The RNA shown here (Bacterial large signal recognition particle RNA) has 267 nucleotides and comes from a Solirubrobacteraceae bacterium. It matches the Rfam family "Bacterial large signal recognition particle RNA". By type it is a non-coding RNA gene. About the family: The signal recognition particle (SRP) is a universally conserved ribonucleoprotein involved in the co-translational targeting of proteins to membranes. Its family is annotated with SRP-dependent cotranslational protein targeting to membrane, signal sequence recognition and signal recognition particle, plasma membrane targeting in the Gene Ontology. The source organism's lineage runs through Bacteria, Bacillati, Actinomycetota, Solirubrobacterales and Solirubrobacteraceae. The coordinates come from a structure-prediction model, not an experiment, and the mean pLDDT is 76.
RNA sequence: CCGUGCUAGGUGGGGAGGUAGCGGUGCCCUGCACCCGCAAUCCGCUCUAGCGGGGCUGAAUUCCCUCUCGAGGGGCUCGGCCCUCGGGGUCAGCGCGCUGUUGCGAGCGUCGAUGGCCGGGUCCCGCGCGAUGCAGGCCCGUGAACCAGGUCAGGUCCGGAAGGAAGCAGCCUUAAGCGGAUCCCUGUAGGCGCUGCGGGGUGGCCCGACCGGAGCUCGGAGGAGCGAAGGCGCCUCGGGGACCGGCCACGACAGGUGGGUGCACGG
Numbered sequence: 001c002c003g004u005g006c007u008a009g010g011u012g013g014g015g016a017g018g019u020a021g022c023g024g025u026g027c028c029c030u031g032c033a034c035c036c037g038c039a040a041u042c043c044g045c046u047c048u049a050g051c052g053g054g055g056c057u058g059a060a061u062u063c064c065c066u067c068u069c070g071a072g073g074g075g076c077u078c079g080g081c082c083c084u085c086g087g088g089g090u091c092a093g094c095g096c097g098c099u100g101u102u103g104c105g106a107g108c109g110u111c112g113a114u115g116g117c118c119g120g121g122u123c124c125c126g127c128g129c130g131a132u133g134c135a136g137g138c139c140c141g142u143g144a145a146c147c148a149g150g151u152c153a154g155g156u157c158c159g160g161a162a163g164g165a166a167g168c169a170g171c172c173u174u175a176a177g178c179g180g181a182u183c184c185c186u187g188u189a190g191g192c193g194c195u196g197c198g199g200g201g202u203g204g205c206c207c208g209a210c211c212g213g214a215g216c217u218c219g220g221a222g223g224a225g226c227g228a229a230g231g232c233g234c235c236u237c238g239g240g241g242a243c244c245g246g247c248c249a250c251g252a253c254a255g256g257u258g259g260g261u262g263c264a265c266g267g
Base pairs, nucleotide, nucleotide: 001267002266003265004264005263006262009057010056011055012030013029014028015027020046021045022044023043024042034054035053036052037051038050063260064259065258066256067255068254072250074248075247076246078245079244080243082241083240084239085238086237087236088235089234090233093232094231096227097226098225099224101222102221104219105218106217107216108215115211116210118208119207120206121205122204123200124199125198126197127196128195129193130192132189133188134187135186136185137184139180140179141178142177148173149172150171151170156165157164158163
């Protein structure tokens, strides 16, 4: 150096999560990579390794270490920008309110504006009137075995008689009560009234008369001043989130003309 047979090893790895920790199942990345059983309020382990069973490959392109690259996920008390929630501040910006002012438009006004003054109303009190409700009266009907009235057949009682007395039923009437009617009368009540009289008040508003003689009202716009609250914006403090970037470890795949790793037999 060649050949044969074996063994260690390999037959995927990684990230986050989970866990005391590790590996796996599940998720994601890589990219193609034997099979069966187990596994999430889980499975198997205990110091770096999934456990059990069965195959294939096998000392090198394939195993181990190292360097480079870097998919991807993760962390940050880092930077930028944006969204959102909460606290505080701010009237200098937007928006809001009030008052002047400037000019514009519309309407009212010498058939008399703003204003002044007088009266009346609106408001309050009292007394009426009307209406309404309720109660009572009046009216109608009914209404008493006896303890209501009248008339009282029959019968009863007194009397010698003439005559007299009490009186049931019936008939007529009536009391309380019950029912109806509600025209009239009386009383009473009040979220009744284009209602009357008297008194009070008179700020505003409305109506009318008078004085006086030219303004008055509304709208939107510009600009000014004042103000309120925190609606927007702005400032500030804090919480959460998305994106872009930075830093930090991890790191698959890929690349290195980097390194390392057996045993037996035969030629």